[in-house]
RNA sequence: CUGCGAUAAUGGCAAACCGGUUGAAAAGCCGGGACGCAAAACUAAAGGGCCUAAAGACAAAAGUCCAUGGCAGCCAGUUACCGAA
Numbered sequence: 001c002u003g004c005g006a007u008a009a010u011g012g013c014a015a016a017c018c019g020g021u022u023g024a025a026a027a028g029c030c031g032g033g034a035c036g037c038a039a040a041a042c043u044a045a046a047g048g049g050c051c052u053a054a055a056g057a058c059a060a061a062a063g064u065c066c067a068u069g070g071c072a073g074c075c076a077g078u079u080a081c082c083g084a085a
Stems, first nucleotide, its partner, number of pairs: 004083002012037002017032006035073001041078003047075002049071003056065003
């Protein structure tokens, strides 16, 4: 240095759910709360995947399609703290 990851140290993040708020929704943000996490840090204007479908298109209707909206706590990529075996 790379791999690896402990019942180590220093710290960190925060699922579900609840309250508030933004949004058409998915979801985001703030507060509470901890299921978990060694990258649960960053990247969604360059990979794959997933969610939503306002506007638009199609339809007699029911509805279908569609991202220009999202998800990094799905995989992936990038960078990084510590150091037992």